[in-house]
RNA sequence: UUCCGAUAAAGCCAACUCCGUCUGCAAGGCGGGGACGGAAAGCCAAGGGUCUCCCUCAAGAUUUUGAGAAGAUGGCCGGGCCGCCGAA
Numbered sequence: 001u002u003c004c005g006a007u008a009a010a011g012c013c014a015a016c017u018c019c020g021u022c023u024g025c026a027a028g029g030c031g032g033g034g035a036c037g038g039a040a041a042g043c044c045a046a047g048g049g050u051c052u053c054c055c056u057c058a059a060g061a062u063u064u065u066g067a068g069a070a071g072a073u074g075g076c077c078g079g080g081c082c083g084c085c086g087a088a
Stems, first nucleotide, its partner, number of pairs: 004086002012038002017033006036075001042081003047077002049073003055068005
């Protein structure tokens, strides 16, 4: 230095859920509580997957159905960049 990852040490993050808040009272994000988990659960959405549909399009006919990311997800996967600790 690389691989690797401990019943080590010091710290870190926070699923589900509750309260508040933002958006299109969508997906989802953010703040607080909390703790399922995590060695990248740090950052990146220009590859794939998944979710949503203000809007657009089509059908229908009066509020219905279908399709479509440019929206969302890095705690779905691949890939890229960076990084704490050091037993075997």
c-di-GMP-I riboswitch aptamer from Geomesophilobacter sediminis, 88 nucleotides, folded computationally. Its mean pLDDT, the model's own confidence on a scale to 100, is 85. The sequence was found by an Rfam model in a public genome assembly. Its Rfam family is "c-di-GMP-I riboswitch aptamer". From the family's description: GEMM was predicted in a large-scale screen for bacterial structured RNA regulatory elements.